[in-house]
RNAcentral holds the sequence, with entries from Greengenes. The RNA shown here (small-subunit ribosomal RNA) has 1391 nucleotides and comes from an uncultured bacterium. The coordinates come from a structure-prediction model, not an experiment, and the mean pLDDT is 86.

RNA sequence: GAUAGUGGCGGACGGGUGAGUAACACGUGGGCAACCUGCCUGGAAGACCGGGAUAACACCGGGAAACUGGUGCUAAUACCGGAUACGCUUCCCCCGGGGCAUCCCAGGGGAAGGAAAGGGGCCUCUUGGGGCAGCCCAAAGCCGCCGCUUCCAGAUGGGCCCGCGGCCCAUUAGCUUGUUGGUGGGGUAACGGCCUACCAAGGCAACGAUGGGUAGCCGGCCUGAGAGGGUGACCGGCCACACUGGGACUGAGACACGGCCCAGACUCCUACGGGAGGCAGCAGUGGGGAAUCUUGCGCAAUGGGCGAAAGCCUGACGCAGCAACGCCGCGUGGGUGAUGAAGGCCUUCGGGUUGUAAAGCCCUGUUGCAAGGGACGAAGUCCUGCCCCCAAAGAAGGGCGGGGUGACGGUACCUUGCGAGGAAGCCCCGGCUAACUACGUGCCAGCAGCCGCGGUAAAACGUAGGGGGCAAGCGUUGUCCGGAAUUACUGGGCGUAAAGAGCUCGUAGGCGGCGGCUCAAGUCAGGUGUGAAAGCCGACGGCUCAACCGGAGGACUGCACCUGAUACUGAGCCGCUUGAGGGAAGGAGAGGAAGGUGGAAUUCCCGGUGUAGCGGUGAAAUGCGUAGAUAUCGGGAGGAACACCAGUGGCGAAGGCGGCCUUCUGGCCUUUUCCUGACGCUGAGGAGCGAAAGCUAGGGGAGCAAACGGGAUUAGAUACCCCGGUAGUCCUGGCCGUAAACGAUGGGCACUAGGUGUGGGAGGCCUCAAACCUUCCGUGCCGCAGCUAACGCAUUAAGUGCCCCGCCUGGGGAGUACGGCCGCAAGGUUGAAACUCAAAGGAAUUGACGGGGGCCCGCACAAGCGGUGGAGCAUGUGGUUUAAUUCGAUGCAACGCGAAGAACCUUACCAGGGCUUGACAUCCUGCGAACCUGGUGGAAACACCGGGGUGCCGGUUUUCCGGAGCGCAGAGACAGGUGGUGCAUGGUUGUCGUCAGCUCGUGCCGUGAGGUGUUGGGUUAAGUCCCGCAACGAGCGCAACCCUUACCCUUAGUUGCCAGCGGGAGAGCCGGGCACUCUAAGGGGACCGCCGGUGACAAACCGGAGGAAGGUGGGGAUGACGUCAAAUCAUCAUGCCCUUUAUGCCCUGGGCCACACACGUGCUACAAUGGCCGGUACAAAGGGUUGCGAGCCCGCGAGGGGGAGCCAAUCCCAAAAAGCCGGUCUCAGUUCGGAUUGCAGGCUGCAACUCGCCUGCAUGAAGGCGGAAUCGCUAGUAAUCGCGGAUCAGCAUGCCGCGGUGAAUACGUUCCCGGGCCUUGUACACACCGCCCGUCACACCACGAAAGCCGGCAACACCCGAAGUCGAUGGGCUAACCCCGCAAGGGGAGG
Repeated sequence: GAUAGUGGCGGACGGGUGAGUAACACGUGGGCAACCUGCCUGGAAGACCGGGAUAACACCGGGAAACUGGUGCUAAUACCGGAUACGCUUCCCCCGGGGCAUCCCAGGGGAAGGAAAGGGGCCUCUUGGGGCAGCCCAAAGCCGCCGCUUCCAGAUGGGCCCGCGGCCCAUUAGCUUGUUGGUGGGGUAACGGCCUACCAAGGCAACGAUGGGUAGCCGGCCUGAGAGGGUGACCGGCCACACUGGGACUGAGACACGGCCCAGACUCCUACGGGAGGCAGCAGUGGGGAAUCUUGCGCAAUGGGCGAAAGCCUGACGCAGCAACGCCGCGUGGGUGAUGAAGGCCUUCGGGUUGUAAAGCCCUGUUGCAAGGGACGAAGUCCUGCCCCCAAAGAAGGGCGGGGUGACGGUACCUUGCGAGGAAGCCCCGGCUAACUACGUGCCAGCAGCCGCGGUAAAACGUAGGGGGCAAGCGUUGUCCGGAAUUACUGGGCGUAAAGAGCUCGUAGGCGGCGGCUCAAGUCAGGUGUGAAAGCCGACGGCUCAACCGGAGGACUGCACCUGAUACUGAGCCGCUUGAGGGAAGGAGAGGAAGGUGGAAUUCCCGGUGUAGCGGUGAAAUGCGUAGAUAUCGGGAGGAACACCAGUGGCGAAGGCGGCCUUCUGGCCUUUUCCUGACGCUGAGGAGCGAAAGCUAGGGGAGCAAACGGGAUUAGAUACCCCGGUAGUCCUGGCCGUAAACGAUGGGCACUAGGUGUGGGAGGCCUCAAACCUUCCGUGCCGCAGCUAACGCAUUAAGUGCCCCGCCUGGGGAGUACGGCCGCAAGGUUGAAACUCAAAGGAAUUGACGGGGGCCCGCACAAGCGGUGGAGCAUGUGGUUUAAUUCGAUGCAACGCGAAGAACCUUACCAGGGCUUGACAUCCUGCGAACCUGGUGGAAACACCGGGGUGCCGGUUUUCCGGAGCGCAGAGACAGGUGGUGCAUGGUUGUCGUCAGCUCGUGCCGUGAGGUGUUGGGUUAAGUCCCGCAACGAGCGCAACCCUUACCCUUAGUUGCCAGCGGGAGAGCCGGGCACUCUAAGGGGACCGCCGGUGACAAACCGGAGGAAGGUGGGGAUGACGUCAAAUCAUCAUGCCCUUUAUGCCCUGGGCCACACACGUGCUACAAUGGCCGGUACAAAGGGUUGCGAGCCCGCGAGGGGGAGCCAAUCCCAAAAAGCCGGUCUCAGUUCGGAUUGCAGGCUGCAACUCGCCUGCAUGAAGGCGGAAUCGCUAGUAAUCGCGGAUCAGCAUGCCGCGGUGAAUACGUUCCCGGGCCUUGUACACACCGCCCGUCACACCACGAAAGCCGGCAACACCCGAAGUCGAUGGGCUAACCCCGCAAGGGGAGG
């Protein structure tokens, strides 16, 4: 020096975690006179004499190991015995003081009991030994050193007890036997039922016991104006836990994280016999997870343990590392810089924007990098020098100086150099909410916090440009608070939005009239203690600032105690009468119960009369009836309900109560102010009452009548209607306990304008009656203030206040499930959740709608006439077909529509052949005038090859050049598109609808939407006009003004007229004339103007006169605000998209013309009011020069030849037809009807095959008046007859016009359709073509039930039962002390 062992102290601190715990666990304030406390501090006293062992060690064993046995030796501050001990403990006696009961403190006396350990240092003193020199050794000596023992006290730490406080579920309502208390005993440091024996029968609970669920508690933290809500990371206090459960030992302290024992689960070792282990310490690993770090440095500092100390230990701690996890600070540069560069993006193509941004130029140097310097944190212990005190001292102690001690770390910081050099992202841009464009996409892909975006122009998706926000971060997700007065204490509600219990009585509770006295619990004031620290606020201060840190002071709103105040509340006492109750005198009433009694009616029975129906319905039938019904008369039976009175009435708490009489009985009102003296109000639980239906037992049963049967209705009709009919309806007893049990309005008291009715009473006035005035109680209506979201309420409040109870908290799920309670059952009561929705609701507004109402229109119905639907054909459409059958139009309001002219063209479609700056526009270059014309190929377009031909303008020096126009060729910008989108548009149009409406300004009303005006009374075709009116005016519509037609006049006269004259071939043909007709310009005329009546003296209506015409004369033009995303991108225009040798352009041919069908619109018919033949009248309106085309000739005819006349009131188309006259046909698929087809012709046109029209001859189909259904028309209309025109070469049965002939009917507004105004209901508002309900099928989600089966938690009873503790009994072992013995040994105590 190291190590093993004995011994001491510490391992109960520090560190971790939150499982358990709803508890004195925690917080806060108290109590212990019921307690403990090692080390530390102060004080008092002491430490004497002995004894026996045992580790280590040695030897011998066992075991794989862990570990362990035997024998032998030895020490101590280990262990044991004895002595001493005031104060200590126990017992007894005496006495003083105090206190909240038990009791506490102090004093005196006696008895018994109880301690100890030494070590170190020094020889200064004492003593001893050696040496004998001042030296050495030592203890019995000495020492202010370290320990030991007893006691007292302190400090610190703990233990126990109590008041108060802080979670959820009542679908947990009763819990408890050591339970509650007492007595004795035990146990503990200590009180206690903590434990035990006995005794008593208590204890807890609606102020929430017990049970279940959840949870560590607090200082604090987050949020909030606060009150409150949420939370318990970090830091700090307390508690609990240490693999799970149990247990004790040791100790001052534990039932003990890194101690022990047992059981269990798990892991590991094993020789299979047996052993080992416990990171919720620091790092680290695995697993789990959306997710959470280094197996770092150091004890330098702070702190802890041990030690006399050096020192050792310390993943406590101090530091470092990792992670933008948070907070704070800083940087990524500053200045200048316009041609506003390039690029990007957008664009109206001009430009704009990115943008002073960049570049460029001039700077700075934080940070970074490099180099140099370089800390604070350190002062002690300690070493050393000196000094001081005590002292014998050099020991211990104190002072001064020196030395030494740093993990972080060569870090912070400082200096120098380099150099704009290395350093910006994320989210968002539809509204909320700050920030917009383009492209892509096309209800896809996607977005989304809520509302919602996306279906071809998306600021909402994606990308880009730009912009906004924040910034080393930015978004997202989750949680909490806020907004949320949306659980409302502060600070909400309940008539209709969710919400008043069906009603009453009443327990607990809550609240409570006037005066006085006392107390001082609540309340208020002052004081004291406490409210730890940290945190929060905070003057000031320290790190360059800040975060962070220090910090005087404040706050901690609380609790406890003391003192005081007494208005209010409360407590006790005394009084009062107004609240409440009673007495007395009157009063009304379908209030309740019981007993009796009456008439009407229905039904049934008996009898009479009497005969064929009755009954019933929208109409019928079932049913009843010749066995005699219904009807009618008489008699009888039985049950139920009480007409009139009767009311907007009365009574009752509600449900509810209705013939009359009697008995019993509850409540109410009035008058009186006699009595009691606050006796009151409300009312959780509780109790009683409680319509109808229903249930149970027994009666009863006339009528009615669920179920049921039958007849009808109907698509069906398990309904509505009819014929029957059982429970039930009625009575008695017992249940049920609900309802739109409603005034959807709980009860009580008080206050707050009125008016008017009605029921009951009293007073006054009055002779009475009636009336009137006043008043109390009840019951209605109207209405002010006020209230209300509005509607509405309004002394019977939903107003203003107070008191008490019940109830509500989005909709659905659901008043359901489960559980409990009640019930015979039916069911009632209490009463969720999962899941799901972005609403569900209230009141009012404007519309729209109604198989709601009122008023009124329209060919809307009705009344009539003629049609369609049937046939054939024409035409359009659907469909189908096709190479294509181009496209559009689609209920009314598409379908003879765009088409007012598809053989080519048109033409957009299809096939094929061609062209590519293009068929067309602008610009450029070259050549050529333009233009005319021939040939070849070809289906043509086109391609190729020729011929003829030179103009106009200007320059000029004219051989030519330039230009305009045109043509050809070439290049590129561009053209082109009937390609898409009418849901991107303009324009135009249809329709409601020629309907009478639609609005505005100002004012007024309403919170508002909005209303009023515009409604109302009349009237009209009309919102036309009049009157009234919180409205007064105005606009767009209506009407009028315009055109046409009907009458007249004027003007005018190449049509008209012998009207009047003349001529005349006799035709207004000519002269002549404008009177008439007519033409076309202007004017007049009609306005309810006049008369009568009605009406309101109005508007107006009815009738009449006059008039050509009446009451807008007939017709037309004219279409309000708006609706239908109505129609049209193909008339035109146009945004965007698409296309570019084609989706453009040219050409030939084809198609648009198809055809098994279906529909719309028409034509022609079915015939005799007709067909056919012959004769013979009378229009209007138009058109006509690449035109109409006469007379004449030819043709049966279509037509041809020919050409007069006409640019047209002149000529032509041109005949009008029906009509009229005459004849014929005679009811027939015909002399009806004309489809279809054949043949022959004509015309147009380049061309009639697909695919024109017409003519002649021949053919002669369907069709005999049309099912359901449906259309038009109210007068010159319908019907019928012909004529013309546009388009057009040709081609109408269509369309637009014209005239001829020319009716019938309208009672009326119930019904159908459409519309207007007012009103009403509404769950509709893309508005009834709306909305919306249920079943079923399939899939999925969530929840409930289910025979059972399995598991978990809790409780109770019982069985087995480890370790351990306490005890009893028995056996064994045993050094110290005692006894015997010389000893060996034996016995006892104790263990």